[in-house]
RNA sequence: GGGCCUAUAGCUCAACGGUUAGAGCAGAGGACUCAUAAUCCUUUGGUUCGAGGUUCGAAUCCUCGUGGGCCCA
Numbered sequence: 001g002g003g004c005c006u007a008u009a010g011c012u013c014a015a016c017g018g019u020u021a022g023a024g025c026a027g028a029g030g031a032c033u034c035a036u037a038a039u040c041c042u043u044u045g046g047u048u049c050g051a052g053g054u055u056c057g058a059a060u061c062c063u064c065g066u067g068g069g070c071c072c073a
Base pairs, nucleotide, nucleotide: 001072002071003070004069005068006067007066010025011024012023013022018056027043028042029041030040031039049065050064051063052062053061
């Protein structure tokens, strides 16, 4: 320098272009226990990397940029 993949909650990941973007773990509160752990219940937490575009409607499609990974040179 070229090509491909990727970016969503604190972490790991889901989410056909269409109702309010969800799950597990983590955090908070509670139940249980002499107590702790485990288990169970409830619950908080999101500028979907940035900027444009397409569309009635974009996390999703397109373009550019940025970060990360892999391959080639």
The RNA shown here (transfer RNA) has 73 nucleotides and comes from Dyella tabacisoli. Model confidence (mean pLDDT): 82 of 100. It matches the Rfam family "tRNA". By type it is a transfer RNA. The source organism's lineage runs through Bacteria, Pseudomonadota, Lysobacterales, Rhodanobacteraceae and Dyella.